[in-house]
């Protein structure tokens, strides 16, 4: 110095009640299977402290690569 946010890859702008793809589950189709649609569950955002009405985002300190 740069990174840690879903099961895995990774987004999140100026601080405002967390997303996508891939995987899952359930359904359609299909002799079955895959492949395709349709639908939906899954987060203590490394940890602890601070600032704030209000932190993934801003400050400090640790552990992790």
């Nucleotide at each position: 110095c740069c990174g840690g946010u879903a099961g895995c890859u990774c987004a999140g702008u100026u601080g405002g009640u967390a997303g996508a793809g891939c995987a899952g589950u359930a359904g359609a189709c299909u002799c079955u299977u895959a492949a395709u649609c349709u639908a939906u569950g899954g987060g203590u955002c490394c940890a602890g402290g601070g600032u704030u009405c209000g932190a993934g985002c801003c400050c400090c300190u640790g552990c992790c690569g």
Predicted 3D model of a 65-nucleotide RNA (transfer RNA) from Lactococcus lactis. Its Rfam family is "tRNA". The family's RNA type in Rfam is transfer RNA. Rfam links the family to the GO term triplet codon-amino acid adaptor activity. Lineage of the source: Bacteria > Bacillati > Bacilli > Streptococcaceae > Lactococcus.